[in-house]
């Protein structure tokens, strides 16, 4: 350094539960105790550090998807690093590794829950799994067209 095996972890629309609601059990039962369950459906999202802000989008969902806490890849600001502005350095500007930006129009592609079928666990509330059974978003990004702005300054060097 590589290969194999085992164990752990698996990373974020995520985790948790002192409220509420629900279930089971117990007691001396107008009440109390114990043990549990529930508590957001996916899509998108990461250069590093710090700070700030109820951190984006929609759903055949319409619920407690209530309430709270923590976290977080969101956005903004500062610094560092990196990219572009032909090469190097400095400054400046714009960006974040797919590394110019804005606006308008058009386009392609895209989800899961739910529902249906089946299986499993629990006394129960409820939970887990499978299906090539099935429909459907928006944002961002991408593509095309149009348009606007920017594509710099100095030194060195080709």
């Nucleotide at each position: 350094a590589g290969a194999c095996g085992u164990u752990c972890u698996c990373g974020a629309g995520c985790g948790c539960c002192u409220g509420g609601c629900c279930u089971c059990c117990c007691c001396a039962c107008g009440g109390g105790g114990g043990a549990g369950g529930u508590g957001a459906c996916g899509a998108g999202g990461a250069a590093g550090a710090g700070g700030g802000u109820c951190a984006u989008c929609g759903a055949a969902a319409g619920a407690c998807u209530c309430g709270g806490c923590g976290g977080a890849u969101a956005c903004c600001c500062u610094c560092u690093c990196g990219g572009c502005c032909g090469c190097u350095c400095a400054c400046g500007g714009c960006c974040g590794u797919g590394a110019c930006g804005g606006u308008g129009c058009g386009g392609a592609g895209c989800a899961a829950a739910c529902c249906c079928c089946g299986g499993g666990g629990g006394c129960g509330a409820c939970c887990c799994c499978g299906g090539u059974g099935c429909a459907u978003a928006g944002a961002a990004g991408c593509c095309g067209c149009a348009u606007c702005g920017a594509u710099g300054u100095g030194a060195g060097g080709c």

Predicted 3D model of a 158-nucleotide RNA (glmS glucosamine-6-phosphate activated ribozyme aptamer) from an Actinomycetota bacterium. Lineage of the source: Bacteria > Bacillati > Actinomycetota. Rfam family: glmS glucosamine-6-phosphate activated ribozyme aptamer. About the family: This entry contains a glucosamine-6-phosphate activated ribozyme that is found in the mRNA for GlmS. GlmS is an enzyme that uses fructose-6-phosphate and glutamine to generate glucosamine-6-phosphate. The ribozyme catalyses self cleavage of the glmS mRNA that is thought to regulate GlmS activity. Gene Ontology terms of the family: regulation of gene expression and catalytic activity. Rfam classes the family as a riboswitch. RNAcentral holds the sequence, with entries from Ribocentre. The prediction has a mean pLDDT of 79.